Predicted 3D model of a 75-nucleotide RNA (transfer RNA) from a Terriglobia bacterium. RNAcentral holds the sequence, with entries from ENA. The source organism's lineage runs through Bacteria, Pseudomonadati, Acidobacteriota and Terriglobia. It matches the Rfam family "tRNA". The family's RNA type in Rfam is transfer RNA.
[in-house]
RNA sequence: GCGGGAGUAACUCAAUGGUAGAGUCACAGAUUUCCAAUCUGUUGGUUGCGAGUUCGAUCCUCGUCUCCCGCUCCA
Numbered sequence: 001g002c003g004g005g006a007g008u009a010a011c012u013c014a015a016u017g018g019u020a021g022a023g024u025c026a027c028a029g030a031u032u033u034c035c036a037a038u039c040u041g042u043u044g045g046u047u048g049c050g051a052g053u054u055c056g057a058u059c060c061u062c063g064u065c066u067c068c069c070g071c072u073c074c075a
Base pairs, nucleotide, nucleotide: 001071002070003069004068005067006066007065010024011023012022013021018055026042027041028040029039030038048064049063050062051061052060
């Protein structure tokens, strides 16, 4: 330098154009003499960043940043 993959909640991951979700964690409540376990609920998001297309973008296009894998050249 070229190609491919990944980036979404504190963490691990879904969502293939139509109001962004689950599990874990945290918090509150129920249960229990207490704890643990269990059950219910709640908080938490500029979908890496910037632009474009579209009535509408996590999703399509372009640029850019970080990480991983492979290939090539030079020393």